A computed fold for a 476-nucleotide part of an RNA from a bacterium, annotated as small-subunit ribosomal RNA, 5' domain. Its Rfam family is "Bacterial small subunit ribosomal RNA". Gene Ontology terms of the family: ribosome and structural constituent of ribosome.
Context: one part of a larger RNA
RNA sequence: GGAUGAAUGCUGGCAGUGUGGAUAGGGCAUGCAAGUCAAGGGGGCUCUUCGGAGCAACCGGCAGACGAGGUCAGUAACACGUAGGUACGUACCCCAUGGUCGGGCAUAGCCAGCCGAAAGGUUGGGUAAUUCCCGAUAGUCUCGCGAGAGUAAAGUUUUUCGCCAUGGGAGCGGCCUGCGCAGUAUCAGCUAGUUGGUAGGGUAAUGGCCUACCAAGGCUACGACGCUUAGGGGGGGUGAGAGCCUGUUCCCCACCGAUGGGACUGAGAUACGGCCCAUACUCCUACGGGAGGCUGCAGUCGAGAAUAUUUCGCAAUGGGCGAAAGCCUGACGGAGCGACACUGCGUGCUGGAUGAAGUCCUUCGGGACGUAAACAGCUUUUAUGUGGGACGAAAUUAUUGACGGUACCACAUGAAUAAGGGGCUCCUAACUCUGUGCCAGCAGGAGCGGUAAUACAGAGGCCCCAAGCAUUAUCC
Repeated sequence: GGAUGAAUGCUGGCAGUGUGGAUAGGGCAUGCAAGUCAAGGGGGCUCUUCGGAGCAACCGGCAGACGAGGUCAGUAACACGUAGGUACGUACCCCAUGGUCGGGCAUAGCCAGCCGAAAGGUUGGGUAAUUCCCGAUAGUCUCGCGAGAGUAAAGUUUUUCGCCAUGGGAGCGGCCUGCGCAGUAUCAGCUAGUUGGUAGGGUAAUGGCCUACCAAGGCUACGACGCUUAGGGGGGGUGAGAGCCUGUUCCCCACCGAUGGGACUGAGAUACGGCCCAUACUCCUACGGGAGGCUGCAGUCGAGAAUAUUUCGCAAUGGGCGAAAGCCUGACGGAGCGACACUGCGUGCUGGAUGAAGUCCUUCGGGACGUAAACAGCUUUUAUGUGGGACGAAAUUAUUGACGGUACCACAUGAAUAAGGGGCUCCUAACUCUGUGCCAGCAGGAGCGGUAAUACAGAGGCCCCAAGCAUUAUCC
C1' cells in the first nucleotide's frame, strides 16, 4: 500500500448493485415451508332449474430421494480434483416392435357395538377399483449345450390418456484404478478377515462384502501405525512473478438432520418437515398413558465485539400433481432493516475589497482566516408538490403485474433539504499562541513532558481523506 461476511468511536444527504448469525451443531413459543389427481374407485355431505354443480375423509396413483438449509458436526478418505476403466442399475422423457385374453379372494371408507381423559384402538357386518391373487398366451426375455422349463398386462372409450413385454437412446447414478491432496518421528513398528487362494452366500454389479476350508501372508523411513487439525474443488486476497494466505456470497461434489442404532417402502433413501428401538431434553395428562425435533422462512431466549422483517406475491423463472382448468411452492420474484461493501450523484454557480465585523497572531507598523461572508445575479442535480406513467406478458382474440402509481417524463416552488473525521517532532503532507511544569498526560517505532513544549491540553491556522474518517483484529 492492498484486502475483510468484520467490530468499535465520532459523524451521516440520496440512489443503484451486492451483502448480512463467522460464537452455542445451544434450547425453541407461534405461523407458514409438499402436495396433487373426482377423467382410477365405491360411498358420504351440501345445493339443484333434476341436466348437474360443489366439498372434502378413505382406498388407489404419482410426488414427498428434488427443491431448501448447515458447513462444521464427522471425515486426512477414492471424500474431493483430474485422467481412465466396467462386472452394473435407471421412475419420468424420446425412438422402435409386439401385446392388452379369462376368472377370483379380500379390505378401507360406511353401518352397528365396545374400550380410552386424550392420542388412539378393537369386534362384527357388508362394498369398489388403474388395489391384490390365480389361470391362458410368450415372437422377444430369463435359465439351459440341447430337448425343454419359466415369467405379463388395467382400464376408459368419441378422441385422448394409459397398461404389459422387449430392444435402443438421452440424462442420471453405482463400483474400480493411476496421479495430486495439512501438521507431527517428543508416534517406529502395524495387521487374524489380517494378505492371498478355492468353494459358496449376498448384491443391480466386482470384491474378505460375508461364511467355510487352505496357505502365511500384507503395509512400513519414498513415513506404515498413532495423535492433532481440517469438508474438497471452481474460486477469493495479495504479489512483477514465483509464491504465501484463504474457502464468506454464487456453482460442482461429498457429508449431516436432537444423540446412537435399524430396517421398511420404492426406479431411487437406509429418507430434514416417513417408520421402529434406545438415550437425553421439552410439553400434555383424568397418572393408566401420550406428543415433539427450526443445521427450512420469519421470529424468540441464551452466549457473544457482532449479523436483518413473526413482510408482499405466485405476475415472471423453475418444480410437483393433473387430460385440462387449476391447486401447491418461505424455491423463486420483490419489498423492509443495517454506510457492511463497491459504484455513482449532491451539499450550488458567477460576480463581489471599503479586503466589513469577529477571532487568532504581531516586531504594534501590520499580517492571517479571505472572495470567504454580506450583497447582486443565475441554475434546480437533489428535495417537496402537482399531473402523466411503463418494459418486465410468453400469448394470435380475450384475460393475467407482487414489485408499483415504483422507475421514468413534464411542470411548479425556492439556494432552498444536506459535512464531517483524523492528523500537523521525525519516519510523514501540514505551525503558531496560551495553559501545564518528569505533574497531568501522549505514544505504531524512535521518543516527548523537570518554566520559553511546533510531541501533553485548549485555541487559531494548516494538511489528508470525504458521506465518510479513524482505531482494533486478521492475511499478503